[in-house]
This is a predicted structure of a 73-nucleotide RNA (transfer RNA) from Methylomirabilis sp. (SeqCode). It matches the Rfam family "tRNA". Rfam links the family to the GO term triplet codon-amino acid adaptor activity. Model confidence (mean pLDDT): 80 of 100.
């Protein structure tokens, strides 16, 4: 240079055109315990890398850019 994958919560990851953006882990309050782990209940916490485009409606299709990461010269 080219193809190709990724990017959503503190950290691993689901969602792939309409439902309130979820799950585990982690941190916080609890509950049981003599006290700790273990378990178990709650509550918080990201509007989805950025810009544009399509569409009645986009995290989710298209185009560009930025970051990551394979391959191939």
């Nucleotide at each position: 240079g080219c193809u190709c994958c990724c990017g959503u919560a503190g950290c691993u990851c689901a969602g792939a055109g309409g439902a309130c953006a979820g799950a585990g882990c982690g941190g916080c309050c609890g509950c049981c315990u003599c006290c700790u782990a273990a378990g178990c209940g709650g509550a918080c916490g990201a509007g989805c890398g950025c810009g544009g485009g399509u569409u009645c409606g986009a995290c989710u299709c298209c185009c560009g850019c930025c970051g990551g990461g394979a391959g191939c010269g």